[in-house]
């Protein structure tokens, strides 16, 4: 330089073939329990999905040009 994958919450990941006010576990914070504490047990907070640009009525999901990240070939 090519190809192929990945990029969604603090961290780990889901999201099938486009469509509802985007989800889970951990974690964190709030209340209960407990003599404290963990653990349990309710509930909140926190993402405009790497990032411009298309197509569509409508995009995390198609396509696309850059940017990190892994593999693999020259």
């Nucleotide at each position: 330089g090519c190809g192929c994958c990945g990029u969604u919450a603090g961290c780990u990941c889901a999201g099938c073939u486009g469509g509802a006010u985007a989800g889970a576990g951990c974690g964190u914070c709030u209340g209960g329990c407990u003599a404290c504490g963990g653990a349990c047990c309710a509930g909140a907070a926190g993402g405009c999905c790497g990032c411009g640009g298309g197509u569509u009525c409508a995009a995390a999901u198609c396509c696309u040009a850059c940017a990190c990240g892994g593999c693999g070939c020259g």